[in-house]
Background
Predicted 3D model of a 346-nucleotide part of an RNA (small-subunit ribosomal RNA, central domain) from Symbiodinium sp. Mp. Model confidence (mean pLDDT): 87 of 100. Rfam family: Bacterial small subunit ribosomal RNA.
Context: one part of a larger RNA
RNA sequence: UUGGGUGUAAAGGGUGCGUAGGCGGGCUACUAAGUCUGGGGUGAAAUCUUGCCGCUUAACGGUAAAAUGGCCUUGGAUACUGGUAGUCUUGAGUGUAGAAGAGGCAGGUGGAAUUCGUAGUGUAGCGGUGAAAUGCAUAGAUAUUACGAAGAACAUCAGUGGCGAAGGCGGCCUGCUGGUCUACAACUGACGCUGAGGCACGAAAGCGUGGGGAGCGAACAGGAUUAGAUACCCUGGUAGUCCACGCCCUAAACGUUGAAUACUCGUUGUUGGCGAUAUACUGUCAGCGACUAAGCGAAAGCAUUAAGUAUUCCACCUGGGGAGUACGACCGCAAGGUUGAAACUC
Numbered sequence: 001u002u003g004g005g006u007g008u009a010a011a012g013g014g015u016g017c018g019u020a021g022g023c024g025g026g027c028u029a030c031u032a033a034g035u036c037u038g039g040g041g042u043g044a045a046a047u048c049u050u051g052c053c054g055c056u057u058a059a060c061g062g063u064a065a066a067a068u069g070g071c072c073u074u075g076g077a078u079a080c081u082g083g084u085a086g087u088c089u090u091g092a093g094u095g096u097a098g099a100a101g102a103g104g105c106a107g108g109u110g111g112a113a114u115u116c117g118u119a120g121u122g123u124a125g126c127g128g129u130g131a132a133a134u135g136c137a138u139a140g141a142u143a144u145u146a147c148g149a150a151g152a153a154c155a156u157c158a159g160u161g162g163c164g165a166a167g168g169c170g171g172c173c174u175g176c177u178g179g180u181c182u183a184c185a186a187c188u189g190a191c192g193c194u195g196a197g198g199c200a201c202g203a204a205a206g207c208g209u210g211g212g213g214a215g216c217g218a219a220c221a222g223g224a225u226u227a228g229a230u231a232c233c234c235u236g237g238u239a240g241u242c243c244a245c246g247c248c249c250u251a252a253a254c255g256u257u258g259a260a261u262a263c264u265c266g267u268u269g270u271u272g273g274c275g276a277u278a279u280a281c282u283g284u285c286a287g288c289g290a291c292u293a294a295g296c297g298a299a300a301g302c303a304u305u306a307a308g309u310a311u312u313c314c315a316c317c318u319g320g321g322g323a324g325u326a327c328g329a330c331c332g333c334a335a336g337g338u339u340g341a342a343a344c345u346c
Base pairs, nucleotide, nucleotide: 004317005316006315008299012314014201015200016199017198021194022193023192025088026087027086028085029084030083031082033081034080035077036076037075038074039073040072041071042070049065050064051063052062053061054060091191092188093187094186095184096183097182098181099180103177104176105175106174107173108172109171110154114150115149116148117147118146119145120144121143125136126135162169163168206247207246208245209244210243211242215241216240220236221235222234223233258313259312260311261310262309263308266291267290268289269288270287271286272285273284274283275282295302296301319346320345321344328339329338330337331336
């Protein structure tokens, strides 16, 4: 390279939007670029292959044929692809009427708990553990009552429940705002799918500036444990965790399963609509789960939410280590990130 693959063996980009490109619904007409078919020209010779022949054979040579990816030109065919024109509604979108939701942003607000402060009651312990000790406490702790302050998080409801592209989102109220679903089939009429680059978003930790700081708590200190204990356990505790603005751009960013479309037995639960209602249930659309058939799979398993059957587009893999390292480049304040080898070795 051909080919084969990517849930768990190497391999799906963290996610979306979208440029170029690739691919693309039904019908009609024209065209004839791709495609198919015929004619002509060219494709030097030698070489190669095949037949026959010549040197005693062979090498070698002669002769004929074949071959020569193709290219040019010309006559035709028009199913498919392309192009042009027209048209259609089922893909896609719009509209109208409904629906659900921790989707996002901003502002306001509530109660429980915790800690602290002040005051009261009250007295010798409290706390912690496997057991202890460090620690706190007669300068009155712990406990309990009242009042006050602060910050952070929102018990129950809560659900293999909901929403979001992913990361993620949970007290309550208000404002602004994105998406989704259902019914109708009024409108547009292929407007679609994917998407190299690009742009945007992107948990936690970390960084910068300024705030904030209750609880928790890397580092650190002490007490234990232990042969040791730079740990696990305990008492403290700084960064951080919180807010605003700006960076960082990584995760077991996982369903370890890219996106889209079509097709392929059933059973059962549940969320949100719609229809018929005999209020028993039943049909249908969109989700979220469990089980199972065909089929697939190395197996375990997957199985209309496919890992089945197919098509389109993108990304990625090619033995282990060296190594996600070195070098270079780009990005970053830094930490570092992205891209990403080789020698050598098994």